[in-house]
RNA sequence: GGAGCAGGUCGGGCGACCGCUGGAGGGACGCAAAUCCCUCUAGAGGAAAGUCCGGACACCAUAGGGCAGGGCGCUGGGUAACACCCAGUGGGGGCAACCCCAAGGAAAGUGCCACAGAAACAUACCGCUGUCCCGAUUUCCCUCUCCCCUCUGGGGAGAGGGAAGGGUGAGGGGCAGUAAGGGUGAAAUCGUGCGGUAAGAGCGCACGGAGUGCCGGGCGACCGGCGCUCGGGUAAACCCCGCCCGGUGCAAGGCCACGUAGGGGGAGAUGAGGCGGCCCGCCGAAUCCCCGGGUAGGCUGCACGAGACGCCUGGCAACAGGCGUCCUAGAGAGAUGGUCGCCGCCGCGCGAGCGGCACAGAAUCCGGCUUACAGGCCUGCUCCCGCA
RNA sequence: GGGCGAUUAGCUCAGAUGGUUAGAGUACUUGCUUGACAUGCAAGGAGUCACUGGUUCAAUUCCAGUAUCGCCCACCA
Numbered sequence: 001g002g003a004g005c006a007g008g009u010c011g012g013g014c015g016a017c018c019g020c021u022g023g024a025g026g027g028a029c030g031c032a033a034a035u036c037c038c039u040c041u042a043g044a045g046g047a048a049a050g051u052c053c054g055g056a057c058a059c060c061a062u063a064g065g066g067c068a069g070g071g072c073g074c075u076g077g078g079u080a081a082c083a084c085c086c087a088g089u090g091g092g093g094g095c096a097a098c099c100c101c102a103a104g105g106a107a108a109g110u111g112c113c114a115c116a117g118a119a120a121c122a123u124a125c126c127g128c129u130g131u132c133c134c135g136a137u138u139u140c141c142c143u144c145u146c147c148c149c150u151c152u153g154g155g156g157a158g159a160g161g162g163a164a165g166g167g168u169g170a171g172g173g174g175c176a177g178u179a180a181g182g183g184u185g186a187a188a189u190c191g192u193g194c195g196g197u198a199a200g201a202g203c204g205c206a207c208g209g210a211g212u213g214c215c216g217g218g219c220g221a222c223c224g225g226c227g228c229u230c231g232g233g234u235a236a237a238c239c240c241c242g243c244c245c246g247g248u249g250c251a252a253g254g255c256c257a258c259g260u261a262g263g264g265g266g267a268g269a270u271g272a273g274g275c276g277g278c279c280c281g282c283c284g285a286a287u288c289c290c291c292g293g294g295u296a297g298g299c300u301g302c303a304c305g306a307g308a309c310g311c312c313u314g315g316c317a318a319c320a321g322g323c324g325u326c327c328u329a330g331a332g333a334g335a336u337g338g339u340c341g342c343c344g345c346c347g348c349g350c351g352a353g354c355g356g357c358a359c360a361g362a363a364u365c366c367g368g369c370u371u372a373c374a375g376g377c378c379u380g381c382u383c384c385c386g387c388a
Numbered sequence: 389g390g391g392c393g394a395u396u397a398g399c400u401c402a403g404a405u406g407g408u409u410a411g412a413g414u415a416c417u418u419g420c421u422u423g424a425c426a427u428g429c430a431a432g433g434a435g436u437c438a439c440u441g442g443u444u445c446a447a448u449u450c451c452a453g454u455a456u457c458g459c460c461c462a463c464c465a
Base pairs, nucleotide, nucleotide: 001384002383003382004381005380006379007378008377009376010375012343013342014341015340016339017338018337020043021042022041023040024039025038026037027036028035045359049370050369052368053367054366055365056364057249058248059247060246064280065279066278067277069245070244071243072242073241074088075087076086077085078084089103090101091100092099093098104240105239109238110237111234112233113232125182126181127178128177129176130175131174132173133172134171137165138164139163140162141161142160143159144158145157146156147155148154149153190208191207192206193205194204195203209230210229211228212227213226214225215224216223217222253300254299255298256297263291264290265289266288267287273283274282293464294463295462307326308325309324310323311322312321313320314319344357345356346355347354348353389461390460391459392458393457394456395455398414399413400412401411407445416432417431418430419429420428438454439453440452441451442450
């Protein structure tokens, strides 16, 4: 100097003026409220988003039991909890820094594995070998004739000639062995090599792989050694194992006000309804459901909380504990903006200058994940090249 | 704000247990029928199964993410 990896952080800045929303204080008119004016103060995010997880909170039994259903899935730890985080194990990728993994069980059972292939989980098509029977032809080359097809080619049948093998058995048939070879496939009976055998085969050996029993190490996942074994894949198919899960969702819920026909129908102590897919259990009523009618209002929940920042202690870390300081948006489903000046960055233009400032917008709150995101800054690390 | 669902041919919809070439109606094209049209008959074309990634030998189908569209909800007696 180049290429890259990981973590953190900012996400236009400053000033002036004019607005918008909330809060506090003061003033005018006022009995008060409302209204108006003035001053001060606070006012989007790292994702406020998707609503994908987990909780808090509220109501329904103080949320109960079973079935069904759903979720999670290497180990240990963290946490209110999690599908999140940290530290490790195993596997995969990268020269490396480092990154990725829904990663329990296929040796409990069932299903599926199209096409091709003999066979996709219990099977022999060709080939190889043994044995029994029959017993003379078989293979290759050249030439000619005929037939077929996807027709510069390929295949089949027959005849003639030549060569080689063959009663020490050519060739054919039956039975058996064989998963080494051919061929098919995504996948073919653990892989490669040597030995061995009638031919073969983990049948034996060497190296490697997988599973499992014992021993040793580790809290554990797992790792190492020795022995035994060699049984295809698929669980983001059913399923099995282990753990977890009641439902609804701030439009929950509570209080008040306005107004209406407390009208019509149905069910209901032989139990409606709460209660949700079902059963049990509990509570339990003049209540529940439908149609119809009325309102489109106020307050609360709702901003002090698993809170933010700094320091110390423990821990590899996530995190926990202690001390100190601070209070920091919140509505009408609606505010958080605009103009000017200077500066920063980017683009265009020879130039004066002009244009732009990523993704995006709180709605009960919190912890995560995922997705979107121009550009800048800081820290640590890896590889390559050059120079000394 | 919260909860739920859908996406397959131009349009409306099927589809399966993951498997060779994804169907139907309608619309479109061509031919026949007719003097000409409609109707009818025959044939044909038309698909990134919304998009991206993962699991698998193999994905429209299973899983995750993204995009678009649609539906439901308040209070009183």
Predicted 3D model of RNase P RNA and transfer RNA as a complex of 465 nucleotides. It holds a member of the Rfam family "Bacterial RNase P class A". It is annotated as a ribozyme.